[in-house]
Context: one part of a larger RNA
């Protein structure tokens, strides 16, 4: 609790759809809740608040004037509501045209790693600061062929793209979302935000049925060290894959909520429209969307922001209100669990 903030000082909900509520383009009649404006009632008195007096001031006191408010009526129409009508710039739809790791299934590829037959070969490999464990004459490493499997996708590759955000990355097909530019045909305000719901949400963990190459908590051993439950190495199960069905959290970050408007410019990129030149290639000039970087005003406590705002302005919503106790207890939802949401107080500086 008024009012001041949320990029790093507390503090934007992880993101996203929406009911409810708030707010809401432009013109014309209309009404008259709201507003604003006359009269009347009422508001006992003290009190209050103005003025003016009285005790030498002041507290006191005494006088005049006034309410807020609420009924009742008259009247104004400018804004807001509330009704009719109409636009067409806001949304949205058609049409033509672009790009994209954007989702979901299905299928196929080449390299590397391991394994396994098999050959060709001999004594070593491997690992490290050095070593040792390991592995190897029962033939290891090295090499070649052939095979099996899994799981990732080298170059292209980019402060490039897509996509609400989690995120997306070899080619191919099938289904499928949103976005952008041009037009101006077509509906006409149908919009924006959104407590409460709801959905979607990396990793890791949980059921359950598969899979298991490399990788690797855990675990064993060797090392190092005083010690070494580590930081090196040798091995290794969960797990990482898949299909299902849970959890629902992360420095979910741009630590910056969403929308629509304003307000110097320069310089990259990415997808698009015009225009001028040109035989084309190019150039070069302008415009609409992304997306970087440097910058005027401005803003900022500073560092920084700066047409992709943290600047100037409105609407809505979420959130802060010393610090430690503590995002904990307890209750109470939700959950197989692990736990996650809501969320104090004592006491303390």
């Nucleotide at each position: 609790u008024u009012g001041g903030g949320c990029g790093u000082a507390a503090a934007g909900c992880g993101a996203g759809c929406g009911c409810a509520g708030g707010c809401g383009g432009u013109u014309c009649u209309u009404u008259a809740a709201g507003u604003c404006u006359g009269a009347a009632g009422u508001u006992a008195a003290a009190g209050g608040c103005a003025g003016u007096g009285g005790c030498u001031c002041a507290a006191c006191c005494a006088u005049u004037g006034u309410a807020c408010g609420c009924u009742u009526u008259g009247g104004a129409a400018a804004c807001u509501g509330g009704a009719g009508a109409a636009c067409u710039u806001g949304a949205g739809u058609g049409c033509a045209g672009a790009a994209g790791g954007g989702g979901a299934g299905a299928g196929u590829g080449g390299a590397a790693u391991u394994c396994c037959a098999u050959g060709u070969g001999u004594a070593g490999c491997g690992g490290u600061g050095a070593a040792a464990u390991g592995c190897g004459u029962a033939g290891a490493u090295a090499u070649a062929u052939g095979g099996a499997g899994g799981a990732a996708c080298a170059c292209c590759g980019g402060u490039g793209g897509c996509g609400a955000a989690a995120g997306c990355g070899g080619c191919u097909c099938u289904c499928u979302g949103g976005u952008c530019u041009g037009u101006a045909a077509c509906u006409g305000a149908c919009g924006c935000u959104g407590a409460g719901g709801c959905u979607c949400g990396a990793a890791a963990g949980c059921g359950u049925g598969g899979g298991g190459a490399g990788c690797a908590a855990a675990c064993a051993g060797g090392a190092u060290u005083a010690g070494a439950u580590a930081c090196c190495c040798u091995g290794g199960u969960a797990g990482u894959c898949c299909a299902u069905g849970c959890c629902g959290u992360a420095a979910a970050c741009g630590g910056u909520g969403g929308g629509c408007g304003c307000u110097a410019g320069g310089u990259g990129u990415a997808g698009g429209g015009g225009g001028c030149u040109u035989c084309c290639a190019c150039g070069u000039c302008u415009u609409c969307u992304g997306u970087g970087c440097c910058g005027u005003a401005g803003c900022u406590a500073a560092c920084g922001c700066a047409u992709u705002a943290a600047g100037c302005g409105c609407c809505c919503c979420g959130c802060c209100u010393g610090g430690g106790g503590a995002g904990u207890a307890c209750g109470g939802c939700c959950g197989c669990a692990a736990g996650g949401c809501u969320a104090a107080a004592a006491c303390u500086c």
Molecule: small-subunit ribosomal RNA, central domain
Organism: uncultured bacterium